[in-house]
RNA sequence: CUCAUCCAGAGGGGCAGAGGGAACGGCCCGACGAAGCCCCGGCAACCGGCGUUUCGCCACACCUCAUCGCGAGGACGGCGACGACCACGGUGCCAAUUCCGACCCGUACCGCGGGACAGAUGAG
Numbered sequence: 001c002u003c004a005u006c007c008a009g010a011g012g013g014g015c016a017g018a019g020g021g022a023a024c025g026g027c028c029c030g031a032c033g034a035a036g037c038c039c040c041g042g043c044a045a046c047c048g049g050c051g052u053u054u055c056g057c058c059a060c061a062c063c064u065c066a067u068c069g070c071g072a073g074g075a076c077g078g079c080g081a082c083g084a085c086c087a088c089g090g091u092g093c094c095a096a097u098u099c100c101g102a103c104c105c106g107u108a109c110c111g112c113g114g115g116a117c118a119g120a121u122g123a124g
Stems, first nucleotide, its partner, number of pairs: 001124006011040005019029003024101003041094003046090002048086002050083002054081005062074004098118001103115005
């Protein structure tokens, strides 16, 4: 930089000691113990594996049919979609929708919906 996802899910212990939720505003969490580090556990399924009843795409050669100008069908293969599947490994994550807002649009009116920005995570 590109692409995908971000309204689901999942916490205990030890050390430590006042901060933390990215940043700004708000609102929260925190001595019934924050950040950080360690141990164990868990969630999820991006990378990975498996399946293929089904769907799509691709390619040369193969088979059949038809026609001869194309074409149609089949099997095999590859890729993708999909799946109530798996979870050894690489990450990630385990308060609150990415806690909410901040900019734009619509509606409406202490709000709701959509989008953008920013951010996070993964893959390249």
Annotation: SAM riboswitch aptamer (S box leader) from a soil metagenome, 124 nucleotides, folded computationally. Its Rfam family is "SAM riboswitch aptamer (S box leader)". Rfam links the family to the GO term regulation of gene expression. The RNAcentral record of the sequence draws on MGnify.